[in-house]
RNA sequence: GCGCCCUUGGUGUAAUGGAUCGCACGUGAGAUUCCGGUUCUCAAGAUCGGGGUUCGACUCCCCGGGGGCGCA
Numbered sequence: 001g002c003g004c005c006c007u008u009g010g011u012g013u014a015a016u017g018g019a020u021c022g023c024a025c026g027u028g029a030g031a032u033u034c035c036g037g038u039u040c041u042c043a044a045g046a047u048c049g050g051g052g053u054u055c056g057a058c059u060c061c062c063c064g065g066g067g068g069c070g071c072a
Base pairs, nucleotide, nucleotide: 001071002070003069004068005067006066007065010025011024012023013022018055027043028042029041030040031039048064049063050062051061052060
């Protein structure tokens, strides 16, 4: 330099172009307990950035950022 793939809460991950972006771990609060752990309930927290297509975009297209693999 060229090609391919990945990028979603703090972490790991789901999501035919269409329900309020779902789940687990973690975090906070509460219940339980003599205290803690376990268990249960509740809550907060995310689509890498910009543009385009579309009635509608995490999803499709373009440019850029970051990471990985292969070739040179």
This is a predicted structure of a 72-nucleotide RNA (transfer RNA) from Limosilactobacillus fermentum. Its Rfam family is "tRNA". It is annotated as a transfer RNA. The sequence is in RNAcentral, with records from ENA. A source record names the gene trnR.